RNA sequence: GGACAAAUGUUCAAAAUAGCAGCCUUAUUGAGAAAUCAAUAUUGCAAACAAGGUGAAUUGCUGGAACCCCUAUUGCGCAAGCAAGGGCAAUCAGCAGCCAAGCUUUCAGAUAACAUCUGAAUGAAGGUUCAGAGACUAUCCUUAACAGGAGUAGGAAGUGAAAACUUUCGAAGCGCCUUGCACCGUCUACACAGCAAUGUGUCCGGUGAUGAUAUAGUCCACGCCAUACAGUAACGUAUGA
Repeated sequence: GGACAAAUGUUCAAAAUAGCAGCCUUAUUGAGAAAUCAAUAUUGCAAACAAGGUGAAUUGCUGGAACCCCUAUUGCGCAAGCAAGGGCAAUCAGCAGCCAAGCUUUCAGAUAACAUCUGAAUGAAGGUUCAGAGACUAUCCUUAACAGGAGUAGGAAGUGAAAACUUUCGAAGCGCCUUGCACCGUCUACACAGCAAUGUGUCCGGUGAUGAUAUAGUCCACGCCAUACAGUAACGUAUGA
C1' cells in the first nucleotide's frame, strides 16, 4: 500500500491536536420495591438485535456556548504575553404557531352491532423552528455487511411555443409508530405447584448507545479573484467575473 474484514461518533482523504458527545469500571448523591435511570468525579474503548409502517409540518421570535481567529482601546506585566473586548461557531435550549402514521378521550356518519371503516375535535410524547443562506426527492434487485447491478423519485445541460425528447448525475432514518427476539427485575394483581418458606407462568416494569442544528442524492451557496460599504483587524453585507 492492496484485498478480505469491519471501525465508538463528530471530517472529501491521511496524520497530529483541540473541543464536544456516547457507552464501560469504580465511588458519592437523588428517584425507584427492584432491575434500572439522572448528576458529578474516575477508569477505559470489548460490546451496543431484527422486520414492517410514516415522511407531514418545515413559520415568527428569544437566551447560552467550547475550540479557533483578531488586537485599535483599557487593565496587569521589563518583555513575551494574559485578561476585558470583538468575530466565527461544533452545538445546548425556551416561547408561540404548525404536523404524517400511531396512542388517550369524545362526537358524527356507514352498519343489526360495544366489532370494523371514514371524518372531526382533544390530550400526551415526538418533530418542525435548529443545513452551508437555502430548493427538491422516502425506488428496485442483490450481500451477513461493505461493495455491486439497475436507472425509479428528483435534479442538471441541450432542443422545443408547449407537450415532450436527447444526454448526464442519481437517492436518506440512526427520528416517530407497531410487532418480534434476547437479557434483567418482582411492590402489587391473577393462575398453577407446595404443609410452609418459596418456585413457575401471565400481566407489569427495565435495558438493547451516540449520529438528522442536513443523514443519502441532485442542485444552489461558500471556498479562489476583483470592486464597493463598514471596521484597527478578524469578520460581515452586496455586485461581478
Background
The prediction has a mean pLDDT of 77. This is a predicted structure of a 241-nucleotide RNA (Group I catalytic intron). It matches the Rfam family "Group I catalytic intron". About the family: Group I catalytic introns are large self-splicing ribozymes. They catalyse their own excision from mRNA, tRNA and rRNA precursors in a wide range of organisms. The core secondary structure consists of 9 paired regions (P1-P9). Rfam 15.1 lists 5,602 matches to the family in 1,395 species. Of the family's consensus pairs, 84% are formed in the model.